[in-house]
RNA sequence: AGAGUUUGAUCCUGGCUCAGGAUGAACGCUAGCGGCAGGCUUAAUACAUGCAAGUCGAGGGGUAAGGCUCUUUCGGGAGUACACGACCGGCGCACGGGUGCGUAACACGUAUACAACUUACCUCCAACUGGGGAAUAGCCCUGAGAAAUCGGGAUUAAUACCCCAUAAUAGAUUUAAUGACAUCAUUUUAUCUUGAAAGCUCCGGCGGUUGGAGAUGGGUAUGCGGGACAUUAGUUUGUUGGUGAGGUAACGGCUCACCAAGACUACGAUGUCUAGGGGUUCUGAGAGGAUGAUCCCCCACACUGGUACUGAGACACGGACCAGACUCCUACGGGAGGCAGCAGUAGGGAAUAUUGGGCAAUGGACGAAAGUCUGACCCAGCCAUGCCGCGUGAAGGAUGACAGCCCUAGUGGUUGUAAACUUCUUUUAUAUGGGAAGAAACCCCCCUACGUGUUGGGGGCUGACGGUACCAUACGAAUAAGCAUCGGCUAACUCCGUGCCAGCAGCCGCGGUAGUACGGAGGAUGCAAGCGUUAUCCGGAUUUAUUGGGUUUAAAGGGUGCGUAGGCGGAAUAAUAAGUCAGGGGUGAAAGCCUACAGCUUAACUGUAGAAUUGCCUUUGAUACUGUUAUUCUUGAGUGUACAUGAAGUGGGCGGAAUGUGUUAUGUAGCGGUGAAAUGCAUAGAUAUGACACAGAACACCAAUCGCGAAGGCAGCUCACUAAACUACUACUGACGCUGAGGCACGAAAGCGUGGGGAGCAAACAGGAUUAGAUACCCUGGUAGUCCACGCCGUAAACUAUGAUUACUCGAUGUGUGCGGUACACAGUACGCGUCUAAGCGAAAGCAUUAAGUAAUCCACCUGGGGAGUACGAUCGCAAGGUUGAAACUCAAAGGAAUUGACGGGGGCCCGCACAAGCGGAGGAGCAUGUGGUUUAAUUCGAUGAUACGCGAGGAACCUUACCUGGGCUUAAAUGCUGAACGCCGAACCGGGAAACUGGUUUUUCUUCGGACGGACAGCAAGGUGCUGCAUGGUUGUCGUCAGCUCGUGCCGUGAGGUGUCGGGUUAAGUCCCAUAACGAGCGCAACCCCUAUUCUUAGUUGCCAUCAGGUAAUGCUGGGGACUCUAAGAAAACUGCCUACGUAAGUAGUGAGGAAGGUGGGGAUGACGUCAAAUCAGCACGGCCCUUACGUCCAGGGCUACACACGUGCUACAAUGGCCGCCACAGAGGGUCGCUACCUGGUGACAGGAUGCUAAUCUCAAAAAGCGGUCUCAGUUCGGAUCGAAGUCUGCAACUCGACUUCGUGAAGCCGGAUUCGCUAGUAAUCGCAUAUCAGCAAUGGUGCGGUGAAUACGUUCCCGGGCCUUGUACACACCGCCCGUCAAGCCAUGGAAGUUGGGGGUACCUGAAGUCGAUAACCGCAAGGAGUCGCCUAGGGUAAAACCGAUGACUGGGGCUAAGUC
Repeated sequence: AGAGUUUGAUCCUGGCUCAGGAUGAACGCUAGCGGCAGGCUUAAUACAUGCAAGUCGAGGGGUAAGGCUCUUUCGGGAGUACACGACCGGCGCACGGGUGCGUAACACGUAUACAACUUACCUCCAACUGGGGAAUAGCCCUGAGAAAUCGGGAUUAAUACCCCAUAAUAGAUUUAAUGACAUCAUUUUAUCUUGAAAGCUCCGGCGGUUGGAGAUGGGUAUGCGGGACAUUAGUUUGUUGGUGAGGUAACGGCUCACCAAGACUACGAUGUCUAGGGGUUCUGAGAGGAUGAUCCCCCACACUGGUACUGAGACACGGACCAGACUCCUACGGGAGGCAGCAGUAGGGAAUAUUGGGCAAUGGACGAAAGUCUGACCCAGCCAUGCCGCGUGAAGGAUGACAGCCCUAGUGGUUGUAAACUUCUUUUAUAUGGGAAGAAACCCCCCUACGUGUUGGGGGCUGACGGUACCAUACGAAUAAGCAUCGGCUAACUCCGUGCCAGCAGCCGCGGUAGUACGGAGGAUGCAAGCGUUAUCCGGAUUUAUUGGGUUUAAAGGGUGCGUAGGCGGAAUAAUAAGUCAGGGGUGAAAGCCUACAGCUUAACUGUAGAAUUGCCUUUGAUACUGUUAUUCUUGAGUGUACAUGAAGUGGGCGGAAUGUGUUAUGUAGCGGUGAAAUGCAUAGAUAUGACACAGAACACCAAUCGCGAAGGCAGCUCACUAAACUACUACUGACGCUGAGGCACGAAAGCGUGGGGAGCAAACAGGAUUAGAUACCCUGGUAGUCCACGCCGUAAACUAUGAUUACUCGAUGUGUGCGGUACACAGUACGCGUCUAAGCGAAAGCAUUAAGUAAUCCACCUGGGGAGUACGAUCGCAAGGUUGAAACUCAAAGGAAUUGACGGGGGCCCGCACAAGCGGAGGAGCAUGUGGUUUAAUUCGAUGAUACGCGAGGAACCUUACCUGGGCUUAAAUGCUGAACGCCGAACCGGGAAACUGGUUUUUCUUCGGACGGACAGCAAGGUGCUGCAUGGUUGUCGUCAGCUCGUGCCGUGAGGUGUCGGGUUAAGUCCCAUAACGAGCGCAACCCCUAUUCUUAGUUGCCAUCAGGUAAUGCUGGGGACUCUAAGAAAACUGCCUACGUAAGUAGUGAGGAAGGUGGGGAUGACGUCAAAUCAGCACGGCCCUUACGUCCAGGGCUACACACGUGCUACAAUGGCCGCCACAGAGGGUCGCUACCUGGUGACAGGAUGCUAAUCUCAAAAAGCGGUCUCAGUUCGGAUCGAAGUCUGCAACUCGACUUCGUGAAGCCGGAUUCGCUAGUAAUCGCAUAUCAGCAAUGGUGCGGUGAAUACGUUCCCGGGCCUUGUACACACCGCCCGUCAAGCCAUGGAAGUUGGGGGUACCUGAAGUCGAUAACCGCAAGGAGUCGCCUAGGGUAAAACCGAUGACUGGGGCUAAGUC
């Protein structure tokens, strides 16, 4: 110090989350020791039991208990300068200890004041301490009661009580002086008034009284400071002040009588809620934020409420009285009690300890002291609750051991120097022994100095903790490691299991069969006697912003103006010194924090010293700035004079066009309306046209990017009234200014009220259309309303989404209104309205003198999205509704700007058999074939929009074959290695069987004896067309043979990214040219390759035959030839090269020339980056998973060929451009020895029997179809051939399921095919045949090739489909098959309303009223002082009544939120 998370990616805004520190903590797992700290945060709930405040005999009367002495009749008695229960008396009990209920307050903190006060014990000073009296506890006697306790009688003491004397420095009045702060203070003079005392004694003293001073503690008053809510705005009657009195220690409405009407409040009164405050503690760089446990200071409280008494001090925790609640005792008549003291108990709770020891130390009370008391305190016990320290061993040790885990074809890696093993050490634990400091006082003894009581010194006594800390010795690695995590943030990775299950999770998110995220294991990382989790606080968060934020579009400028308070404010001079600054003084408790040093072995901890305590008060000084006061100034602001402007406002008058209506005239069949129609109007005369009349509303052209106004807004002409900016002049005032919380006024449209008005338009409504529907868009009607007057409402995307004012900051250009120069050029100046642009700013888009720049002042507003501008409350309104304005709950985003894509029933340009123009088909029929579906024991599997469906399959009768049924085998069908009985194996025969297989008999190697060969059997390696194409390789389809896809460097941008690749042309093409912050390059395009079209050269066999020769019935048959065809090798040729036109060029055009071919000549091969998790695990390969007497393998039979049906692809047809018969010519490319077969014979034929050639330019398949002629004559036919019957041929172990072919017979549907749809642009479509792979044969009408004959049409790019480029919008990015809204249904959650029900606190009115203070008082008591009693005021509490407020709950009800696959 930052990080994760919104997006495909980016920048920003903005929230959520994490890493850090902390805790009086709790929980989970674990646990060796010690030191120092801490330990009911909840029920201020209730408390059993014990203890926590007593002491003094040197105050008193005394003697219950004990000690000692004496005595004794052993029962006791006496004494005691031992001691002491109870009692009187003194002091203490107001401290110490606990808790945080109450309290928003002078309670606390801080600083002052008391000239309005008090203070026991202590210190100092001064004076005094004389005399007298009456009682009462106790004791004794007696009574009542269960008890607590109470009563009567007699007698008695005091440092208890009372009286008298003396005392003034006290109080009142007074004289004088000095001083101050208003009442006054100090000193002084005089007079008057009132009040004291106590004894004890060792004679030293200790006490007592009065007054003063000090110290300490307390009381009171004041300034300032620190909670929330305005959805709490008004509060108050002793209230505010005065006079007088009372009261108090003291001031004071503290209380009372009278008088006045004040006092507080937006700088937040009053009310409600919450809360003890501070030093501090935690965090933070700080400023701050949070906190108030332990320790210290203050306050408050003591079962709840009230009250006083005593006392120096209390309205009193372990005192009193009363009331109340609760608990206990009781003999029912009455009584007792108060742990928020220390332990402890119950309860509550996630949770917090022992009914311990001791007064040894420190402190306190009493006492002269010894001493007593002290749950304060000192210790111990429990608890890892925290902080700190120590240990669980150290060194060596590599066959890097075994096991574990991971991995490999194999070697291997890791755990890991870790272990074993060797050597060493002994903290700690255990055992034994020694053994502290804390202790010095008081007191006692001795000595000493002054001098008889103190000072100094020495010795002695005293330890709960504790035989503890500590030390020594022995022993032996011996007694001692866990927890969390390992996807990113965040250090640390693999295997197995699981399979959106189980589960994890702080955020993002993991898990649906290869999970580094779940569970386990191995390993690793972090911390360590702890580690994690949870909760809370600060930080990070500049995410409330003083330091230190924002408001055009992200949340956020009020709709506008006027203006109050407030805030801020021009120039000059002087004064002052409030703010401000500097110096000094006081205070800011201690502890804590920080620094230094010191003490415990170290540290934590503790001690000493310093610093700090940023604050408050006071004082001295400075005077620039701000403030205040005074005097001036003119530039801010305003006034004046003059000119001139405008749809500025209000009220009146007038005008024409249009529309509608009425009357009338002409006139006849339609009008109107729409995309097209219909509703509607019209023969009762519409629409149209003309005339006249009336009505209401709005003002064409001018008109604009204009003007005016604070905004809303304002438009015919004219009049009146009102307001305003601007300009010129510089006459006047002299800071009069700016902003503006509340407040007031204005404020579009719609809406509301009352009364008018109503032509057109037009919510609602009606009808007609559209549509799947159409509560809409369109049409025909039509009411409120729109208009006027008056009154409400008070909101708008009231927007420039940009508050007002002032100053400053480059330029260019247009325009409105003025002024001035000199005129209609031109340039100047002021105020407006616009556009572009620089710096600067901004997240960017953009803004840019009309700022969103640079600064200043004031106001308003914002702080994640939703819930929600909702609920409740308040307020305004007639209502509608407005203003103000939450929370629970829920999500991890919501959002802004820009980028790249994709998409659009957006735009522009362009292309393609894409459409159009044509030709021929499919869809109808029959059949073939494939698919779906169905069926089945099985109908094996895959392919499924385009891009599956005559596809894998280029050939299922068995085999193939993967499927089904049945029968067998288990190292298996093959191969290798090892061991090994054996001489097998194999063959033949017989038997079973469907076969596979199996039972039996017979026969059976070689040898150099080493073995070779074979080999049942055993072992090691198998096998799987089982799963996953969503784990993969390879291959393939498609977009698409579309023209695109990228890179390097540079430049632009914060960045994603852009540029290049865009623009203008051109092309089939990102092809090329020009231009250009781009310049180049790569993969694609094109070319290079093959076939084909032309020519040439070379070479001629099996090909060819012109010429020459021979020969035949005939044939290149033969000699020969290379001319030609052809074969197969090479070469040439085409490049817009030439011409013309256009053009800068690229290029285009031309029936151009030439040429076999002309603009890519035609065809093929060739498929960029990528898309579709496209296809294939069944071609092959391969990871993982699965099966192993079976999911492997062998065999027989069956199935893949099923058949109501649906679809795709084809074949044959429906006929005359044809069928049938006959005759006859010309191809190309292929195949052939388990083959093709000439030729001959037989058969109608398929074919059969012979026979020859050919391993092929030689022989053969082989016949091409076309073409020509004849016949048929429009019909279900001489078309068509399905189906069926019969007889055959061939292949093959075998044609039943289930082959092809032949012959004869049979002769179905079908007469050109609905919606729709497919192919094709030239040697193409159409049509015709031939060949061939696979193959025993064949379901081939399929596939792949080959040639023959050989067309039509393209105006053109509006539309359909697909694609390319540019641009635009976007809330899409699994990208429009996207995203996404609302109702309804279901579940869950929180919340509003609600007839009511119930609870709480506070206030008001009235009644009653204890204890008690105060006041009054005749009878009773007392000599008196006084008391009892009675009465009165006040009050806690209680009761009654009506209202307000705040909760809880409530049938029902309202909306809201959330929830993989519901509905519309």

Predicted 3D model of a 1464-nucleotide RNA (small-subunit ribosomal RNA) from a metagenome. The coordinates come from a structure-prediction model, not an experiment, and the mean pLDDT is 82. Rfam family: Bacterial small subunit ribosomal RNA. Its family is annotated with ribosome and structural constituent of ribosome in the Gene Ontology. The RNAcentral record of the sequence draws on SILVA.